[in-house]
Formats: sequence, structure tokens, C1' cells
RNA sequence: UCAGGUCUUCGGGGCAGGGGUGAGACUCCCCGAUCGGCGGUAAAGCCCGCGAGCGAUCGACAUCGCAUGAUCCGGUGAAGGCUAGAGCCCAACUCCGGGGCCGACCGUAAAGUCGGGAUGGAAGAAGACCCCU
Repeated sequence: UCAGGUCUUCGGGGCAGGGGUGAGACUCCCCGAUCGGCGGUAAAGCCCGCGAGCGAUCGACAUCGCAUGAUCCGGUGAAGGCUAGAGCCCAACUCCGGGGCCGACCGUAAAGUCGGGAUGGAAGAAGACCCCU
């Protein structure tokens, strides 16, 4: 440097405080609060992907199908373009400021936040040993 094998560990957070209706609501209405997995990119819940869910099939893995959400404005700015030049134009969905939006399935008075599948699984992350050169 190239190509592998075996194993180990790690790997998800959140309605405080109130008001209303009602027999019953952290689920509805109102004020308000709070959370953000993994890889990419210097920096991301809403840019591009992945994982988690349901079903078929299988001894199992795999595979296939279904489902799979959300960003605007302003500022500044690299690259680029124009000008004899000074400058000007364009330009970030990750930066700065502000506003907005999203969130599987089952249960239950209708849930991102309660309970549950889950002391589970997983995208992945870190490392050890073997082996090859």
C1' cells in the first nucleotide's frame, strides 16, 4: 500500500406552568413550554441520502412491495462576470438576525413530548486480534 476474516464496545431527546369544555383530555380549544438519530458538505430537524414502521416471502439472512414530513425573508460572503479605474452585478435553503413549518405505528377523549412493541432493532461510530504485502 492492496485485499480480506473474526470479535468487542458504543449508538434518541422532549409539554414546565396555567385557563376552557366535558363523566373522562399532558391527546380537543386557548396562553405558553420543550426535543431534533446517522452519513455527506467547514457548519443542517426542514439540501441530498440512510435508519426506524407495515406486509409478502424465507429455516434464517437477504429480497420485493407499501408508507416515508417540513423553509421563507433580510444581512454578509467565497467563486464567477462586467469596468480604463473607483467600483458594480450575481451569489449560502448549513453562517448572522428574524419569521414560519415538520414529526411512523398501536393504545386512549383525537398525542413529535403519556403508555407500548423496545433491557428490542438500526443507520452508523470507535477499537482489538488474525491474515496479506
Molecule: FMN riboswitch aptamer (RFN element)
Organism: Chloroflexota bacterium